[in-house]
The prediction has a mean pLDDT of 81. Predicted 3D model of a 113-nucleotide RNA (SAM riboswitch aptamer (S box leader)) from a soil metagenome. Of the family's consensus pairs, 91% are formed in the model. Its Rfam family is "SAM riboswitch aptamer (S box leader)". Rfam links the family to the GO term regulation of gene expression. The RNAcentral record of the sequence draws on MGnify.

RNA sequence: CUCAUGAAGAGUGGCUGAGGGACUGGCCCGAUGACGCCACGGCAACCGGUUGAAGUGUAACUUCAAUGUCCAGGUGCCAAAUCCAGCCCCGACAUAAGUCGGGGGAAAAUGAG
Numbered sequence: 001c002u003c004a005u006g007a008a009g010a011g012u013g014g015c016u017g018a019g020g021g022a023c024u025g026g027c028c029c030g031a032u033g034a035c036g037c038c039a040c041g042g043c044a045a046c047c048g049g050u051u052g053a054a055g056u057g058u059a060a061c062u063u064c065a066a067u068g069u070c071c072a073g074g075u076g077c078c079a080a081a082u083c084c085a086g087c088c089c090c091g092a093c094a095u096a097a098g099u100c101g102g103g104g105g106a107a108a109a110u111g112a113g
Base pairs, nucleotide, nucleotide: 001113002112003111004110005109011040012039013038014037015036019029020028021027023086024085025084026083041078042077043076045075046074047073048070049067050066051065052064053063054062055061082107087104088103089102090101091100092099093098
C1' cells in the first nucleotide's frame, strides 16, 4: 500500500502503582488498584489443517463449500457495538441551536498478501 472483517464470544491469580479506554469531543473504567507485565485459564475471527465438489487424464495447483472432537498449529482476542460520535447524505421532531433514527465514508484495530 491492497483486500477482508467487526452489535457474537471469552477472566482468575500474582507484581506494580496512576492514570486508562488510538486521536478530538462525549461517556465510561480506575487506590474496593484500572492500564501495563507475568502465570494459568478461556474465546474462535483470519491463516493453516482436514473433508467434499469443480477446473484439466493422474499428481501438484487453483476456486468454491463444509468443518473446532483440528494434540486450537501460526497470528489474534478476553469492560462497554471498533464504547458512541467526528465527514457526507436521507428521514422524524424542533423557530433555531440541536435531538433521535437510517445509509455511506474517514480513522483506528486484527488478519492475509